[in-house]
């Protein structure tokens, strides 16, 4: 210099489930706050092991659980895309 990889940043995309009951505040609100039944999976987090690796160690799902969190919109969202954006190691 090239060109895969990885971490960050920045734009886009982005799903499933309650606009439930009661009660307290409050001028109300789809507002916050106790409690109750129902329900979802894709922040995180536990739990299996197909796989990978040289045997141990290790590493491993969008598959389980729902502890965390959600359940009009919003925001949050794995995960995808993209970027004469910044890094980090290889070649």
């Nucleotide at each position: 210099u090239u060109g895969a990889u990885c971490c960050c940043c920045g734009c886009g995309g982005g799903a499933g489930a309650g606009a439930c009951c009661g009660g307290a505040c409050g001028g109300a609100a789809c507002g916050u706050c106790c409690g109750g039944c129902g329900c979802c999976g894709a922040a995180g987090g536990c739990g299996c092991a197909a796989c990978c690796g040289c045997c141990c160690c290790g590493g491993a799902a969008a598959c389980g659980c729902u502890c965390a969190g959600g359940c009009c919109a919003a925001a949050g969202g794995a995960c995808c895309g993209c970027g004469c954006g910044g890094g980090a190691g290889c070649u």